[in-house]
Context: one part of a larger RNA
Molecule: small-subunit ribosomal RNA, 3' major domain
Organism: metagenome
RNA sequence: UGACGGGGGCCCGCACAAGCGGUGGAGCAUGUGGUUUAAUUCGACGCAACGCGAAGAACCUUACCAGCCCUUGACAUGGUCGGACGGUUUCCAGAGAUGGAUUCCUCCUAGCAAUAGGUCGACACACAGGUGCUGCAUGGCUGUCGUCAGCUCGUGUCGUGAGAUGUUGGGUUAAGUCCCGCAACGAGCGCAACCCUCGCCAUUAGUUGCCAUCAGGUUAAGCUGGGCACUCUAGUGGGACUGCCGGUGAUAAGCCGGAGGAAGGUGGGGAUGACGUCAAGUCCUCAUGGCCCUUACGGGCUGGGCUACACACGUGCUACAAUGGCGGUGACAAUGGGCAGCUACUCAGCAAUGGGAUGCUAAUCUCAAAAAGCCGUCUCAGUUCGGAUUGGACUCUGCAACUCGAGUCCAUGAAGUCGGAAUCGCUAGUAAUCGCGCAUCAGCAUGGCGCGGUGAAUACGUUCCCCGGCCUUGUACU
Numbered sequence: 001u002g003a004c005g006g007g008g009g010c011c012c013g014c015a016c017a018a019g020c021g022g023u024g025g026a027g028c029a030u031g032u033g034g035u036u037u038a039a040u041u042c043g044a045c046g047c048a049a050c051g052c053g054a055a056g057a058a059c060c061u062u063a064c065c066a067g068c069c070c071u072u073g074a075c076a077u078g079g080u081c082g083g084a085c086g087g088u089u090u091c092c093a094g095a096g097a098u099g100g101a102u103u104c105c106u107c108c109u110a111g112c113a114a115u116a117g118g119u120c121g122a123c124a125c126a127c128a129g130g131u132g133c134u135g136c137a138u139g140g141c142u143g144u145c146g147u148c149a150g151c152u153c154g155u156g157u158c159g160u161g162a163g164a165u166g167u168u169g170g171g172u173u174a175a176g177u178c179c180c181g182c183a184a185c186g187a188g189c190g191c192a193a194c195c196c197u198c199g200c201c202a203u204u205a206g207u208u209g210c211c212a213u214c215a216g217g218u219u220a221a222g223c224u225g226g227g228c229a230c231u232c233u234a235g236u237g238g239g240a241c242u243g244c245c246g247g248u249g250a251u252a253a254g255c256c257g258g259a260g261g262a263a264g265g266u267g268g269g270g271a272u273g274a275c276g277u278c279a280a281g282u283c284c285u286c287a288u289g290g291c292c293c294u295u296a297c298g299g300g301c302u303g304g305g306c307u308a309c310a311c312a313c314g315u316g317c318u319a320c321a322a323u324g325g326c327g328g329u330g331a332c333a334a335u336g337g338g339c340a341g342c343u344a345c346u347c348a349g350c351a352a353u354g355g356g357a358u359g360c361u362a363a364u365c366u367c368a369a370a371a372a373g374c375c376g377u378c379u380c381a382g383u384u385c386g387g388a389u390u391g392g393a394c395u396c397u398g399c400a401a402c403u404c405g406a407g408u409c410c411a412u413g414a415a416g417u418c419g420g421a422a423u424c425g426c427u428a429g430u431a432a433u434c435g436c437g438c439a440u441c442a443g444c445a446u447g448g449c450g451c452g453g454u455g456a457a458u459a460c461g462u463u464c465c466c467c468g469g470c471c472u473u474g475u476a477c478u
Base pairs, nucleotide, nucleotide: 002477003475004474005473007472008471009470010469011468013466015462016461019426020425021424022423023422026318027317028316029315030314031313032312033311034309035308042053043052064304065303066302067301068300069299070298073127077126078125079123080122081121082120083119086105087104090101091100092099093098108117109116110115129293130292132291133290134289138287139286140282141281142280143278145276150189151188152187153186154185155184156165157164158163169180170179171178195270196269197268198267200238201237202236203235204234205233206232209228214225215224216223241264244258245257246256247255248254320419324378325377326376327375328374329373336367337366338365341360342359345356346355347354348353385416390411391410392409393408394407395406396405432454433453434452435451436450437449438448
């Protein structure tokens, strides 16, 4: 100087408290450990591993296992020789890779040509190849403390020196934010602002919206003419700055209250992550040093496995019901997606879905039905709760649903009556609750990422638990 203390002081944070809803009990989904296995590929392990890499394991993916095959190789560059390359038909053996036979079409580009280039095959060698090891050799990227308010430098001064000062102090702030003081004076990286978005207004523009205004038209629709007023869309501006008033304060910074205002003291949300810490994570995204394999630790294929199951844990979904279940009715969203696609409408089917058919490369057509709501019924029961499990019959995707997909219908109807110790999230359009969309994707979502609808309770306060910041003190640690 730091680090640490069951030392002290000050301060912050859904840290506690005050509330609301959960987890821990049940069934199922999913990840992990363990066990099993020919293999159950690998990585991630307190917070910060465990619905994580994986925004999609039937084949492929795939890295694992078994078997069958290849050896200049599936891929790159170079040499020699040869051929157009290539596409296509059929057959045989085989699980396929592959091997053998066969039909037809065809002669690339530049150049007069020689030739050069492209492409394929054969041969030999340099080499290719490795999701093999080392994240404790590394780059890059990422997590975390933490969006916490800190981390430093130049010159000067002090100290023999390590170092100190500045950065401490008095106030204040979300903030090393600002003010004042001070042997310091300045500066940099952070904070804030500049960026995006939501909320108000104006303006520009109108194949969306509107009868607002006029006419037609059916009365079923902006449906048609017509028009950009409004809504909306998407571009450009304005608007908020403690600017104004009062109080308080050191007359400062600021704080409290008020006015006006769509919005008030950082207006809400996002992007943005200082110096560093954890030899944190990743050699299986990629790149890369070293080591290792080279008829195999490389490459191809078929089948299996990653989906196993006495058990244990994490994260979720669905429930245990009447603020509910079932039936009926019927209004109001927003974000998005669509051509090997989304599909109106119609017909068949109880339905999943199928047949026909139409519009749309989309503010134009379509996915599309929003759901909670309202009305009726059930009357407290393992039930008209709950839906696991199982039997049967089908549908769809796909070469193929046995291992191992999703969906529909009929039947079946398990555990479960609110969950021990313990533990998690959340401070407002939030929690809770309700549905909708998208990425991945042939198919497969209770996960992920978004969107809107309905819409609370509580915060006295900082004694205590936890994390963090500043000052100070002790130390046999650095």